[in-house]
RNA sequence: GCAUACCUCGUAUAACGGUCAGUACAGCUCGUUGUGGCCGAGCAAAUCCAGGUUCGAUUCCUGGGGUGUGCA
Numbered sequence: 001g002c003a004u005a006c007c008u009c010g011u012a013u014a015a016c017g018g019u020c021a022g023u024a025c026a027g028c029u030c031g032u033u034g035u036g037g038c039c040g041a042g043c044a045a046a047u048c049c050a051g052g053u054u055c056g057a058u059u060c061c062u063g064g065g066g067u068g069u070g071c072a
Stems, first nucleotide, its partner, number of pairs: 001071007010025004018055001027043005048064005
């Protein structure tokens, strides 16, 4: 340089174009406990960026950025 795949809470990972953007671990609070852990209940936290299409975009399209893989 060419081709190709991917980018969502702190981490990992879901989400027919119409969800309160879910789940697990981690974090915090409360309960439980002599203390801690386990366990139970709850809370906070995310769609890489800019446009476009659409009544409606995490999802589709274009451009940009980043990461991986293959070829050179």
This is a predicted structure of a 72-nucleotide RNA (transfer RNA) from Rhizoclosmatium hyalinum.
Its mean pLDDT, the model's own confidence on a scale to 100, is 80.
It matches the Rfam family "tRNA". It is annotated as a transfer RNA. Rfam links the family to the GO term triplet codon-amino acid adaptor activity.
The RNAcentral record of the sequence draws on ENA and Rfam.